Context: one part of a larger RNA
RNA sequence: GCCAGGGAGUUUUGUCGUAUGGCAAGGUUAACUCUUAUGAGAGGUAGCCGUAGCGAAAGCAAGUAACACGCACAGCAAUGGAGGUGUCACGUAAAAAAUGCGUUUAGUCAUGCGAGGAAGACCCGAAUCCGGUCGAUCUACGCCUGAGUAUGUUGAAGCUAAGUGAAAACUUGGUGGAGGACAAAACCGGUUCUGAUGUGCAAAUCGUUCGGAUGACUUGGGUGUAGGGGUUAAAGGCUAAUCUAGGCCGGUAAUAGCGGGUUCCCCCCGAAACUACCCGCAGGUAGACCUCAGCAGAGAUGUUUAGCGAGGUAGAGCGACCGAAUAGUUGGUUAGCGAAUGAAAAUUCGCGUCGACUUAUCAAACUCCGAACUUGUUAAAAUCGUAGAAGCUGGGUGCUAGGGUACAGGGAUAAGCUCUGUACCCGUGAAGGGAACAUCCUAGACGAGGGUUAAGGUCCCUAAGACUGACUAAGUGCAAAUCAAAGAGGUUUAUGGCCUAAAACAGUGUGGAGGUAGGCUUAGAAGCAGCCAUCCUUUAAAGAAUGCGUAACAGCUCACUCACCGAGGCUAUAUGCCUCGAAGAUGGAAGGGGCUAAAGUCAGUCACCGAGACCUUCGAGCACCGUAAGGUGAUCUGGUAGGGGGGCGUGCCAUUUGGGCAGAAGUUUCUUCGAGAGGAGGAAUGGACCGAAUGGUAUCGCGGAUCUUGGC
Numbered sequence: 001g002c003c004a005g006g007g008a009g010u011u012u013u014g015u016c017g018u019a020u021g022g023c024a025a026g027g028u029u030a031a032c033u034c035u036u037a038u039g040a041g042a043g044g045u046a047g048c049c050g051u052a053g054c055g056a057a058a059g060c061a062a063g064u065a066a067c068a069c070g071c072a073c074a075g076c077a078a079u080g081g082a083g084g085u086g087u088c089a090c091g092u093a094a095a096a097a098a099u100g101c102g103u104u105u106a107g108u109c110a111u112g113c114g115a116g117g118a119a120g121a122c123c124c125g126a127a128u129c130c131g132g133u134c135g136a137u138c139u140a141c142g143c144c145u146g147a148g149u150a151u152g153u154u155g156a157a158g159c160u161a162a163g164u165g166a167a168a169a170c171u172u173g174g175u176g177g178a179g180g181a182c183a184a185a186a187c188c189g190g191u192u193c194u195g196a197u198g199u200g201c202a203a204a205u206c207g208u209u210c211g212g213a214u215g216a217c218u219u220g221g222g223u224g225u226a227g228g229g230g231u232u233a234a235a236g237g238c239u240a241a242u243c244u245a246g247g248c249c250g251g252u253a254a255u256a257g258c259g260g261g262u263u264c265c266c267c268c269c270g271a272a273a274c275u276a277c278c279c280g281c282a283g284g285u286a287g288a289c290c291u292c293a294g295c296a297g298a299g300a301u302g303u304u305u306a307g308c309g310a311g312g313u314a315g316a317g318c319g320a321c322c323g324a325a326u327a328g329u330u331g332g333u334u335a336g337c338g339a340a341u342g343a344a345a346a347u348u349c350g351c352g353u354c355g356a357c358u359u360a361u362c363a364a365a366c367u368c369c370g371a372a373c374u375u376g377u378u379a380a381a382a383u384c385g386u387a388g389a390a391g392c393u394g395g396g397u398g399c400u401a402g403g404g405u406a407c408a409g410g411g412a413u414a415a416g417c418u419c420u421g422u423a424c425c426c427g428u429g430a431a432g433g434g435a436a437c438a439u440c441c442u443a444g445a446c447g448a449g450g451g452u453u454a455a456g457g458u459c460c461c462u463a464a465g466a467c468u469g470a471c472u473a474a475g476u477g478c479a480a481a482u483c484a485a486a487g488a489g490g491u492u493u494a495u496g497g498c499c500u501a502a503a504a505c506a507g508u509g510u511g512g513a514g515g516u517a518g519g520c521u522u523a524g525a526a527g528c529a530g531c532c533a534u535c536c537u538u539u540a541a542a543g544a545a546u547g548c549g550u551a552a553c554a555g556c557u558c559a560c561u562c563a564c565c566g567a568g569g570c571u572a573u574a575u576g577c578c579u580c581g582a583a584g585a586u587g588g589a590a591g592g593g594g595c596u597a598a599a600g601u602c603a604g605u606c607a608c609c610g611a612g613a614c615c616u617u618c619g620a621g622c623a624c625c626g627u628a629a630g631g632u633g634a635u636c637u638g639g640u641a642g643g644g645g646g647g648c649g650u651g652c653c654a655u656u657u658g659g660g661c662a663g664a665a666g667u668u669u670c671u672u673c674g675a676g677a678g679g680a681g682g683a684a685u686g687g688a689c690c691g692a693a694u695g696g697u698a699u700c701g702c703g704g705a706u707c708u709u710g711g712c
Stems, first nucleotide, its partner, number of pairs: 001712006011119003015115009026049003032043004053060002063088001066087004073080002089103005122261004129251006140225009149215001151183003154179001158175007187212003193207001195206002227243001229239003264647006274287005289398001290396006299384003303381009315369001316367002323362002327358007336351006402426010431442003446619007456609003459593003465606007477595002487580005493574007507564003511560001513537003518532003543558001547556002620637002622633004648701001650698010666685008
């Protein structure tokens, strides 16, 4: 992993609701007794609930014929009118009134179902806490008694000999054999390779290297200390592969707001991720939202328009407040500060401050103003509603981590960011398109068949296409979302200005001079380092010179002129498409192939393809009408959590009724019926039991739980 068996809302008790049944102003027994004997029957009135409430209590103590409206219903109608509603009246508390609770009668017992309380309470899952016991054959430390420690080296004290010294003592040579001494086996250890191994040889090993090796050494046997205890040269170490409190058994099914699992089918409806509170933030409770049942009986509204109101946002404005804030002119004030003049008094100027005028600006917590828009109410329209709306009451939940897109905002106009509002969608929504792709576009799927369209497409992959006029040369592009700027360029188009057959623009050829090398400066300065001035003449034209050049000159060139030539030229602004600007990590992506008067882009025309959408035929369900047959549905039948309804199957029991050795159950396989859970039949195998209907009952349905047991 697969298969088979097992495997999770149960039981008791009391409570609320609902359905059914019995009896009913009453209903009902419990323990227990007797009989019977797997059932059950007869008794048993204690008790409980109800029949009267109010008041803290003492205590007092209510409509059965009050009046009105009115649904269903009855009636030809007027009208009556169960339930229902309103008014009045009454009981009680209180001095009265007001006010609260109650009054014109329905309960109770049993059974089924739904729910919540107490219990293990749907099943499985902790780490814990406590109690009692068992452990020191591992290991820690102590005690008793034994054992082990190759070889080599060093050479302390003491002693001794010789020498020296006044002495104390010293020096040298021997002897001697000390040491938590040195080297290194056994033995003990476990440093490095952070080696090997790492489903191992091994739940700590193997190799190399390394530390100690007469000592606080190593070790055998015996013995002691026990769980909040021991032992510890101290690491929270060790205490039998278990230690920041051992193992085992028990309390025990501890508790878990957390995680996982929770078993057949169909039909109807169908959410929430919001608000408030809570030691609340992974959870609850109440409301909102969903569902089911009942009551009731006529209006309801999320739409549009109009009338009358509410509002202070966007914007705008500030000579309308408030606060911020630019530059100047002018006037006042002179308390204060600075400067000037003066012997002083004082005067003048500047700063400051308060006004006026001109001028440049702002505000979420500014407003003289002020929309769109939102909203209250009334009316009309529209839609819904006696096939029962709105409303009210009760039973049952789930949800209370939401997300995206569009638009409008706050947070620093950052985020697949965060916090809001409105709408839609995903969540809980399939199908078609977007290459693929929860929330983008189309569109809301009862079943089957046929047709038409939507979005999006029509060269091939791939269903379906052509035409007209332009643009693009970049494979730009063929990309809705999935488009980068300043700046520069190619080409298209439009609109201006200027020159032009009295010849433009470009090209080629000629001239481009004189006073003069202007004056100054300077070593020099001659058009051309720099400063000043920039005139005149000859001319078709020619600057006291546009650039190059020289040390300075020279030289080349330009402006300007003429000739040749012969038709458009120069310039500015805007514009469509395109180019450069343009950088990302394995090797490239318009989905790919591929495409250039397109299969690209722009403008236009007519076709076609294409969904479960729309139309249509048949059928099913549901809701409603109807005694039924049958009919109606423009608006019904997507659906998670969840609520409600109806069914299928399994074991067993009772009653009724059947099958079976002329072949039951089971198994294998085929056929067939049903919307489905499932049912029926045939054949083979098998060899003895098994069904159906009605009612009841339950350890009743498996694919999941690192489920459990067994097999493979």